[in-house]
Context: one part of a larger RNA
RNA sequence: UGACGGGGGCCCGCACAAGCGGUGGAGCAUGUGGUUUAAUUCGAUGCAACGCGAAGAACCUUACCUGGGCUCGAAGCGCCGUGUAAACCCAUCAAAGUGGGCUAACCCUUCGGGGUACGCGGCGUAGGUGCUGCAUGGCUGUCGUCAGCUCGUGUCGUGAGAUGUUAGGUUAAGUCCUGCAACGAGCGCAACCCUUGUCCUUAGUUGCCAACGGAUCAUGCCGGGAACUCUAAGGAGACUGCCGACGUCAAGUCGGAGGAAGGUGGGGAUGACGUCAAGUCCUCAUGGCCCUUACGUCCAGGGCUACACACGUGCUACAAUGGCCGGUACAAAGCGUCGCAAGACCGCAAGGUGGAGCUAAUCGCAAAAAACCGGUCUCAGUUCAGAUUGUACUCUGCAACUCGAGUACAUGAAGUCGGAAUCGCUAGUAAACGCGGAUCAGCAGGUCGCGUUGAAUACGUUCCCGGGCCUUGUACA
Numbered sequence: 001u002g003a004c005g006g007g008g009g010c011c012c013g014c015a016c017a018a019g020c021g022g023u024g025g026a027g028c029a030u031g032u033g034g035u036u037u038a039a040u041u042c043g044a045u046g047c048a049a050c051g052c053g054a055a056g057a058a059c060c061u062u063a064c065c066u067g068g069g070c071u072c073g074a075a076g077c078g079c080c081g082u083g084u085a086a087a088c089c090c091a092u093c094a095a096a097g098u099g100g101g102c103u104a105a106c107c108c109u110u111c112g113g114g115g116u117a118c119g120c121g122g123c124g125u126a127g128g129u130g131c132u133g134c135a136u137g138g139c140u141g142u143c144g145u146c147a148g149c150u151c152g153u154g155u156c157g158u159g160a161g162a163u164g165u166u167a168g169g170u171u172a173a174g175u176c177c178u179g180c181a182a183c184g185a186g187c188g189c190a191a192c193c194c195u196u197g198u199c200c201u202u203a204g205u206u207g208c209c210a211a212c213g214g215a216u217c218a219u220g221c222c223g224g225g226a227a228c229u230c231u232a233a234g235g236a237g238a239c240u241g242c243c244g245a246c247g248u249c250a251a252g253u254c255g256g257a258g259g260a261a262g263g264u265g266g267g268g269a270u271g272a273c274g275u276c277a278a279g280u281c282c283u284c285a286u287g288g289c290c291c292u293u294a295c296g297u298c299c300a301g302g303g304c305u306a307c308a309c310a311c312g313u314g315c316u317a318c319a320a321u322g323g324c325c326g327g328u329a330c331a332a333a334g335c336g337u338c339g340c341a342a343g344a345c346c347g348c349a350a351g352g353u354g355g356a357g358c359u360a361a362u363c364g365c366a367a368a369a370a371a372c373c374g375g376u377c378u379c380a381g382u383u384c385a386g387a388u389u390g391u392a393c394u395c396u397g398c399a400a401c402u403c404g405a406g407u408a409c410a411u412g413a414a415g416u417c418g419g420a421a422u423c424g425c426u427a428g429u430a431a432a433c434g435c436g437g438a439u440c441a442g443c444a445g446g447u448c449g450c451g452u453u454g455a456a457u458a459c460g461u462u463c464c465c466g467g468g469c470c471u472u473g474u475a476c477a
Base pairs, nucleotide, nucleotide: 001477002476003474004473005472007471008470009469010468011467012466013465015461016460019425020424021423022422023421026316027315028314029313030312031311032310033309034307035306042053043052064302065301066300067299068298069297070296076125077124078123079122080121081120082119083118084117088101089100090099091098092097105116106115107114108113127291128290130289131288132287136285137284138280139279140278141276143274148187149186150185151184152183153182154163155162156161167178168177169176193268194267195266196265198236199235200234201233202232203231204230208225209224212223213222214221239262242256243255244254245253246252318418322377323376324375325374326373327372328371334365335364336363339358340357344353345352346351384415389410390409391408392407393406394405395404431453432452433451434450435449436448437447
C1' cells in the first nucleotide's frame, strides 16, 4: 500500500421487512447429470452451465455410428498433356459410384495449327467441426450502470509511498458547495442520441368525416371538406426558471404556484481502470502440434428422439372470482409476389375446390382473448382436469416406421393448492388475457416483440445477501 475480520462509524440496492403471485407435490414439454448404446457428435458446470450455443435434428442439417465407395480428392486458381462434349440409353447397385453404348461443339486459320467451353490425366497449390481458449486476435459474460480508476506539476517522507481523492454539508452520482499544500487534467457520472407523454406549424393519400349534398337494407359508399383523429417532418415545452421555509450569504432540501409533464418526467441505447489464466481454436481469424489411400471426402441406413433414476426451466391443472352453450363488443405491433389469400361452394372438423384483390395507411393474414349479456351445471375426482391409449382422417414433404404437426369419435390417468427450502415484482409494475415476428417445406408449451384488463404493500434499516466511503487490528501478500 492492499487484502481480510463472526472490528467500529456512515450510506445504498426488491437485500431484508410489508405485500401480491409463483417454484418445490401431480401430468406433460424442454435442457442437464447419470445410465444404456455400434453411436446416443461436441461445447457450456456456483452466482455468471442446465427452453444455454441450437432464430426451429424425419433426409439434409450432422460434426457421431455401421456399411459401401474415392485418393489432385467435395470446391476454386495456374501450368502441361490429351480428347470432344453436354444430354440420352443399357448393365450393376441401397445410393454414391463403376463399366459399356450413342454422340463428335463453337470461333479464327497461312490448313501446319491456335483459341474458347467442357471432359479426362499429370504437376503446383488441397483438406481436417483433429488437439491446445493455460500460446493468441476478435467477440462475450461477470462484479455493475456499482461510483469509482488514474495522471501532470508542486509539497511531505531516507524509502515503499502519501497528498490531491481526506474533512463539514449535499446528491442517483468523485453530483455540487465550503474548507484545506495543494493546483489542474483525463477515463467514468451527467448531458448530447432514440422512443414515449402535451401543444403548434407544414402536408392531406391509400388514412380521417364535423358541417353541406347525393345514394343505400347497411357501410366515408360517392360529390366534397382540411375541422377532428391519424400519419411524419420541423418547432415549442422543464431550467429548481418563479414564491415561501430551512440551510453557512453556499450547494441543496421541503412545501407551493403555474403546467400535459417537476426536480434524472417514464423507457431504451450507452458498461471506466480492472477482476475471474471466466467462456469461445465447433462463427471467423491464427501460432504450435498431429492426420494425409485418412483424423480428408462421397453415399445409404441408423443415432443425436434411448430410460431404473436425480436436478434446473416452463406449460396445463387441481375448479363456482369456475366449466360448458348461445349472443354482443373493444387493440397494438407486425408479416405477405418462391408470398398473403377474401367472398362463394364442399366437409362435424383439421382441411379441400376455386381464385377476386394486393409489390399493400388501398388487398389479405385477421377470429383478438380475457370482458359484457342470457342460459345451464351445484361442490362431486364432478358437465373439474386433461395425461394415456384405440380407430378413422387432414396437411407439409422424394419420404412422417424408428421420429412431424393437426382434426374427429372413443378412452378418460395423476391431481382436491403442494415438506424442508426457494424465486420474481415498487406502477401502467406484478398478476391475468390474447395477438404478431424471426427461424421455417412442415414443426413453438421456447424466445423476441405488441397491446387489453389492472392491483396490494413499503413502519422501517435491528437482522440475511451484495456493494461504496472513512477508520481500526493483523504473526497474511
About this RNA:
A computed fold for a 477-nucleotide part of an RNA from an uncultured bacterium, annotated as small-subunit ribosomal RNA, 3' major domain. Rfam family: Bacterial small subunit ribosomal RNA. Rfam links the family to the GO terms structural constituent of ribosome and ribosome. Its mean pLDDT, the model's own confidence on a scale to 100, is 84.